Context: one part of a larger RNA
């Protein structure tokens, strides 16, 4: 509890699609639901409440008025809302023409490195540290050379970049595929927002069945270090990282900042396409000039400075906002819609109960009591 709020104090669902509900551009008639006006009944009396009056005053007590609002009725207004009907095109979409891009998915190939195998040279030592030891080596290691196997991961380009709802996405090429984003205006005509419930997808771990296992590495085991050393270092090492096909559904899932729209100084990068502009050389040398090298030279045909328009991303900053730090056209600023969340610390994201799950445990989710 009709309040004020939710970047950082308690508060934005991890993320999107969407039912139901709520909100909803613009003109025209039309109707009266909702709204206004106006009357008419009602709302018992007592009580309150206003003007008198009686008790010596008060209290009390009597008389008389009068609402305001509320529920029905009838009569009217039509400017908002709404409800029918019929038009517009600025909102929103579809069709055309372009584009950028680690956006999905699935198959093919590639090199480096690591390790283990086999062969060669080759000989004591190698490796590890703050120093050491555990370890591995004359059954010939480490190092070097050839040769062959596996499994992962994909340097450099690489960026304050790009794309994707977010999780996330990066070796090259193919195929199928989803979404943006400009430009031109050709169609649909409000066909949109947001979304209780409800679908979907969702790092890493983690489970369930089958491969698969190079390197890493919980867990384990040894060696050190320490007063201890269940650790930080070191030697090894199994689950598991990886693959298929189900589960799990959780993260500081973050921009700690829900989605939409409209308005509201300015400056400076970057990423896209446009569309303007320049435009015959470009490249080597620290600059000119000479020289080298490459192309072109019949004509057509570019990029690159520069300026701008829209879409995304970044830094300063103004008016404002804020408790402050900071936000500041991608607001946390000025407004309106819609969801969702909070209401002192603990106890507690606990107990119970109920969905879901194979288990882990997930989502809902409290009280005593105490400060």
């Nucleotide at each position: 509890u009709u309040g004020g709020g939710c970047g950082u104090a308690a508060a934005g669902c991890g993320u999107c699609u969407g039912u139901a509900g709520g909100u909803g551009g613009u003109u025209g008639a039309u109707g009266a639901a909702g709204u206004c006006u106006a009357c008419u009944g009602u709302u018992a009396a007592a009580u309150a409440u206003u003007a008198g009056g009686g008790c010596u005053u008060a209290a009390c007590c009597c008389u008389g008025g009068g609402a305001a609002g509320g529920c029905a009725g009838u009569a009217g207004a039509a400017a908002c809302u709404c409800a029918u009907c019929g038009g517009c095109u600025a909102g929103a979409g579809u069709a055309c023409g372009g584009u950028a891009g680690g956006g999905g998915c699935a198959g093919a190939g590639g090199g480096a490195a690591u390790u283990c195998c086999c062969g060669g040279u080759g000989u004591a030592g190698c490796g590890g540290u703050g120093a050491a030891a555990u370890g591995c080596g004359g059954a010939g290691a480490u190092a070097u050379c050839g040769g062959g196997a596996a499994g992962a991961a994909c340097a450099c380009c690489a960026a304050u970049g790009g794309c994707g709802a977010a999780a996330g996405c990066a070796c090259u090429c193919u195929g199928c595929u989803g979404g943006g984003c400009c430009g031109a205006c050709a169609c649909u005509g409000a066909c949109a927002c947001u979304g209780a419930g409800a679908g979907a997808c969702g790092a890493a771990a983690g489970c369930u069945a089958g491969g698969g296992g190079a390197g890493c590495a919980a867990a384990c085991g040894g060696g050190a270090u320490u007063a201890g050393a269940u650790a930080c270092c070191c030697c090894g090492g199994u689950a598991g990282u990886c693959c298929u096909a189900g589960c799990u559904g959780u993260a500081a899932a973050c921009g700690a900042u829900g989605g939409a729209u409209a308005c509201u100084a300015a400056g400076u990068g970057c990423u896209g396409u446009g569309c303007g502009g320049u435009g015959a050389g470009a490249c080597u040398u620290u600059u000119u000039a000479c020289a080298g090298u490459c192309a072109a030279a019949c004509a057509a045909a570019a990029a690159a400075a520069c300026g701008u328009c829209c879409a995304g991303u970044g830094c300063u900053g103004u008016a404002g906002c804020u408790a402050a730090c900071g936000c500041g056209u991608g607001a946390a600023g000025u407004a309106u819609c819609c969801c969702g969340c909070c209401u002192g610390g603990g106890g507690a994201g606990u107990a119970u109960g109920c969905u879901c799950g194979c288990a882990a445990g997930a989502g809902u989710g409290a009280a005593a009591c105490u400060c």
This is a predicted structure of a 371-nucleotide part of an RNA (small-subunit ribosomal RNA, central domain) from Microthamnion kuetzingianum. It matches the Rfam family "Bacterial small subunit ribosomal RNA". Gene Ontology terms of the family: structural constituent of ribosome and ribosome. The full RNA is in RNAcentral, with records from ENA and SILVA. It is recorded under the gene name rrs. The prediction has a mean pLDDT of 84. The organism belongs to Microthamnion, within Eukaryota.